[in-house]
């Protein structure tokens, strides 16, 4: 020096002038009720208005995916259907998150990456190609021992040798197709062959010993057991899951409406009850709840939505430079001088977590490759 890995942070500064929004203190206005000595006094409510004074976005306020506070419906004990998770330890209010480790992949390498439970429980699928795609299969190839068939030659016979043939049939070692074709490599064995037999390999399975909480991981021994993939297909097997959400819901409540409840007419009658009539009208009370209003709800905050804009000098970024200064042989890089300028993006009941998205730029650590000492 160059190329890379991992983790954390920043996401323009300062100053000024306007502006916007919650809220808070006053100031003037206004409205209501009390006193009153008729000037006025006190208490109380109020949108705008004026003026101070505090507080006003993000690492992701985004997606609205995941969990959880918080509310209501409910009582979810038990079966059943459904739906999530799915290696192992721990963390956590909970999560499908984080940690930390285990096995798989990838990379020289610091590291990454995994929706990582079972396919020897059943069931189903496996295009294309290819004879065959899962209790294997014969398409070329290879034998044809055994059976047949045919020619020879022995023999009286029966039958035996010895070709041939490739009919039946054997045969997964070679060829060829496939992503995949029933473990490999050698010797034996056989007509050809073949886990059909040993050797050693490689995986399974079972056992035994040792490490580990565990997932696993080392050693060693027995069995020829050699079994193909797919479970983001059905399924098994383990946990777990009621359901709608701040427009959840809660308080106060106008107009209207009301088969609530009192009071008011008239005739009967001396007079009350009482009965009957009529009228559905006035007045009060009183329930329900609409429209509103307030809670919910926060040192931003909700109301169709405020959290801004300008200047000025400063830093990072690019751009351009005649002449100057410093370094170099140049080329050039720094000064310096003009310009240019900060990305994604914008809270809405909160809160943890994941994804997504994004100029430039600062620290920390760590890898590999050349060089030089």
């Nucleotide at each position: 020096u160059g190329a890379g890995c991992c983790g954390g942070c920043c996401a323009g500064g300062u100053g000024g002038u306007c502006g916007c929004g919650g809220c808070c203190a006053g100031g003037g206005g206004u409205g209501g009720g009390c006193c009153u000595u008729c000037g006025g006094g006190c208490c109380u409510g109020c949108g705008a208005c004026c003026u101070g004074g505090u507080c006003g976005a993000g690492g992701a306020a985004a997606g609205u995916c995941g969990g959880g506070a918080c509310u209501c419906c409910g009582u979810a004990g038990g079966g059943c259907a459904g739906g999530g998770u799915g290696c192992u330890g721990g963390c956590u209010a909970a999560c499908g998150g984080c940690c930390a480790g285990u096995c798989g992949g990838g990379g020289c390498g610091a590291c990454c990456c995994g929706c990582a439970g079972g396919a020897a429980a059943g069931u189903g699928c496996c295009a294309c190609a290819g004879a065959g795609a899962a209790c294997a299969a014969a398409c070329c190839g290879c034998c044809g021992a055994u059976g047949g068939g045919u020619g020879g030659u022995c023999g009286a016979g029966a039958g035996g040798c010895c070709g041939c043939c490739a009919c039946a049939g054997g045969u997964a070692a070679g060829g060829g197709u496939g992503a995949a074709a029933c473990g490999g490599u050698g010797c034996g064995g056989u007509a050809a062959g073949a886990g059909c037999g040993c050797a050693c390999c490689a995986g399974c399975g079972c056992c035994c010993g040792g490490g580990g909480u565990g997932a696993c991981c080392c050693g060693g021994g027995c069995g020829g057991c050699u079994c193909g993939g797919u479970a983001a297909a059905c399924c098994c097997c383990a946990c777990u899951c009621g359901g709608a959400g701040c427009a959840a819901g809660g308080u106060c409540a106008a107009a209207u409406c009301g088969u609530g409840g009192g009071a008011g007419g008239g005739g009967u009658g001396g007079c009350c009850c009482g009965c009957c009539c009529a009228a559905u009208c006035u007045c009060c009370c009183c329930a329900g709840g609409u429209a509103g209003a307030c809670c919910g709800c926060a040192a931003a905050g909700a109301u169709g939505g405020a959290u801004g804009a300008c200047c000025a000098c400063c830093c990072a970024u690019c751009c351009g430079g005649a002449c100057c200064c410093c370094g170099g042989a140049a080329a050039c890089g720094g000064g310096c001088c003009g310009g240019u300028g900060g990305a994604c993006a914008g809270a809405a009941u909160c809160c943890c977590g994941c994804u997504u998205a994004c100029a430039g730029g600062c620290c920390g650590g760590c890898u590999c490759a050349c060089c030089g000492u």
The prediction has a mean pLDDT of 76. A computed fold for a 373-nucleotide RNA from an Actinomycetota bacterium, annotated as Bacterial RNase P class A. NCBI's taxonomy places the organism under Bacteria, Bacillati, Actinomycetota. The sequence is in RNAcentral, with records from ENA. Rfam family: Bacterial RNase P class A. The family's RNA type in Rfam is ribozyme. It is recorded under the gene name rnpB.